[in-house]
Molecule: FMN riboswitch aptamer (RFN element)
Organism: marine eukaryotic metagenome
């Protein structure tokens, strides 16, 4: 360096209001990979979706283009050689399309597939 195997995303109990919410309110919960003093908030990396839809004999889990929508968030105080990571405290964030009614937590794409792990061959 090439190939192979096999792993590779959690999450609203309980209350309230309503015709009608796990979508509102109250209250609960969750945190992919690699780097760095252990990190959803530092730094980097991770199937983006929904519609139109040329174009192929046909057919499709094909599809060039083309539009929308999306690409998020930390301080304070301690301990220390060193921590926006560890302890203590207060906080913030969470793609699209559905939905009797506004969703990180339901259902869909997705029986998909990515950062990467971790074993094996040559």
């Nucleotide at each position: 360096a090439a190939c192979c195997u096999u792993c590779g995303g959690g999450g609203c109990a309980g209350g309230g209001u309503g015709a009608a919410a796990u979508u509102c309110c109250c209250g609960a919960u969750c945190g992919g990979u690699g780097g760095u003093a252990u990190a959803g908030c530092c730094c980097a990396c991770g199937a983006g979706u929904a519609c139109u839809g040329a174009g192929c004999a046909a057919a499709g889990u094909c599809g060039a283009a083309g539009u929308g929508c999306a690409u998020g968030a930390u301080c304070c105080g301690g301990u220390g050689g060193a921590a926006c990571u560890c302890c203590g405290g207060a906080g913030c964030c969470g793609a699209c399309g559905g939905u009797u009614a506004g969703a990180g937590u339901c259902c869909g794409g997705a029986u998909a597939g990515u950062a990467g792990a971790a074993g094996g061959u040559u």